[in-house]
Context: one part of a larger RNA
């Protein structure tokens, strides 16, 4: 002197952009943060409408026996609406948090995979045929103090299962081309294997029909099989990435080889036999997430790795696997252990290193807000739900930039401090007073850009098509949407009125004098003041220096 996710003292007008648990990867009350699809499927609660039957009431009429407009309960049938759940599907592997382990192919950068896997999405071929049998829900009855759960009947599907065909894949066999070897690409032929699933619009002749609708046309969104893309993901390997030699040797699935398993795939990845190898700044110990970047430096280095972004690990602690394109899965599942907490003592239930919040340790870090308008994102055909992602808004001078805290005039140089050599000097044009000005904060009134879209409707052009249905695509017009917020901004009002501190003054280092103290009581970065004239303690009057901040600490170059 730059720096900083700071902390502390003093002091403290607005604004804007950014940043705010760096320590106990300590515990966590309570709320939110993963749904979503009725256009896959069956049943339907509650409310509402029709109807019919029975009962209460009852206006009027009346031959006084009855009738009976309407209103009200109950039951029953059948239509709307669709609530909570259930079976399916598609997502809860993303997003969003942390840095505990990890010195490693973890990470950067360059290569390879002829050893590979990829849902959704994009494009291209080609199919989408007929059957079955169960099960949830729902009713029955058991168990349990609760989580929860047994057993019996009924039912549905894009749920699950065999059959049919096979474009085409695998797997075997000719050819022909390439290749660094195992091989790899195209073409032929015969054989075995292997699929599928429907939903929703929209028509008019025909056909059946339980009058609901169905065959049939067609258009849409799915569902099988393959080949190619995108994008993502696995593995491999070359150089690269701390400190200790007061760690000098280390290793027996170790090293390599056959065979077999296993994996999406190679590999001692695993198993068995064989040979007997491999590694050496190796093996131990200690610290650490790594980058891009950050700070600082002329640079070259050095020190970092908070916010953003990629990569990687973690999800209470260890330890497993299921599902699934994908997990060995934060807000699944199981098993073991520590803690909490409920219990009828037999069992059970739970994991904030998501957003807020709350204890606790600390020098030290914030709202138990408001929104899904925007951008993104998962379901859906879509309206639309969801979304502590995100977008706001609070709070904190924590940091960075920016205004202000008045301007101009105003001397017989008032008053008052303060020093004097008592003559004056100095605060100081500073104030008073005059004459403006309106930044910002105050009060009124108008008042936004972020809105493009996607939907609805209306037209017009095209495309599918038999069609002027429907669907799609373009274009034009008008309609619906805003948390922030009546804010940003713009007018208007009044009025210097609401707004300055700190730190320093022996040298280093830019600023001086008086008073008190008396090696006391203090100061101090370093050198050093302080024992009676202290520019070095205190206190005051002047000066210097930064200013909404100024010092002090820590830490880095």
């Nucleotide at each position: 002197g730059a720096a900083c996710g700071a902390a502390c003292g003093c002091u403290g007008g607005c604004a804007g952009c950014g940043u705010g648990g760096a320590u106990u990867a300590g515990g966590c009350a309570u709320g939110c943060a993963a749904g979503u699809c009725g256009a896959a499927c069956g049943a339907g609660a509650c409310g509402u409408c029709c109807u019919g039957a029975u009962u209460u009431c009852a206006a009027u009429c009346u031959u006084c026996g009855g009738a009976g407009a309407g209103a009200g309960g109950u039951c029953a049938g059948g239509g709307c609406u669709g609530a909570g759940a259930g079976u399916g599907g598609c997502g809860g592997a993303a997003g969003g948090g942390c840095g505990a382990g990890u010195a490693a192919c973890g990470c950067g950068u360059g290569a390879g995979c002829a050893a590979g896997c990829u849902a959704c999405c994009c494009u291209c071929a080609a199919g989408u045929u007929g059957g079955g049998g169960a099960u949830a829900a729902u009713u029955u009855u058991g168990g349990g103090a609760a989580a929860c759960u047994g057993g019996g009947g009924u039912u549905a599907a894009u749920a699950u299962u065999g059959a049919a065909u096979g474009u085409u894949a695998u797997u075997u066999u000719c050819c022909a081309g390439g290749g660094c070897a195992u091989c790899c690409u195209g073409g032929g032929g015969g054989a075995a294997u292997a699929a599928a699933a429907g939903g929703u619009g929209g028509g008019g002749a025909u056909u059946c029909u339980u009058c609901g609708g169905a065959a049939c046309c067609u258009g849409c969104c799915g569902c099988u099989u393959g080949a190619g893309g995108a994008g993502g993901c696995g593995c491999u390997c070359g150089c690269g990435u701390g400190c200790c030699a007061u760690u000098a040797g280390c290793u027996g699935g170790u090293u390599g080889g056959u065979g077999a398993g296993g994996u999406a795939a190679u590999g001692g990845c695993u198993c068995a036999c064989c040979a007997a190898g491999g590694c050496u700044u190796a093996c131990g110990g200690c610290u650490a997430g790594c980058g891009g970047g950050u700070c600082u430096g002329a640079g070259a280095g050095g020190a970092u790795g908070a916010c953003c972004c990629g990569c990687c690990g973690c999800a209470c602690u260890g330890g497993g696997a299921u599902u699934g394109a994908g997990a060995c899965a934060c807000u699944g599942c199981c098993c073991a252990g520590a803690c909490u907490c409920c219990u009828a003592c037999g069992g059970g239930a739970g994991g904030c290193u998501g957003c807020a919040g709350u204890u606790g340790a600390g020098g030290a870090u914030c709202a138990u807000u408001c929104g899904c308008a925007a951008u993104g994102u998962g379901c859906g055909a879509a309206a639309g739900c969801g979304u502590g992602a995100c977008g706001a808004u609070g709070c904190g001078a924590c940091g960075c930039u920016g205004c202000g805290u008045g301007g101009a005039g105003g001397a017989u140089g008032a008053a008052g401090g303060c020093c004097c050599u008592a003559g004056g000097g100095u605060c100081g044009u500073a104030a008073a007073c005059u004459c403006c000005u309106g930044u910002c904060a105050u009060g009124a009134g108008g008042g936004a850009a972020a809105a493009g879209a996607c939907g609805g409707u209306u037209c017009c052009g095209g495309a599918c098509g038999a069609a002027u249905a429907c669907u799609c695509c373009g274009g034009a017009g008008c309609c619906c949407c805003g948390a922030u917020g009546g804010u940003a901004c713009c007018u208007c009002a009044a009025g210097a009125g609401g707004a300055a501190g700190c730190c320093a003054c022996g040298g280093c280092u830019a600023a001086c004098u008086c008073u008190g103290u008396g090696c006391c009581a203090g100061c101090a970065g370093c050198c050093g003041c302080g024992g009676u004239a202290a520019u070095a303690c205190a206190g005051a009057g002047g000066u210097g220096g930064c200013u909404a901040g100024c010092g002090u600490u820590g830490u880095u170059c």
Description
Small-subunit ribosomal RNA, 5' domain from a metagenome, 557 nucleotides, folded computationally. Its Rfam family is "Bacterial small subunit ribosomal RNA". Model confidence (mean pLDDT): 83 of 100.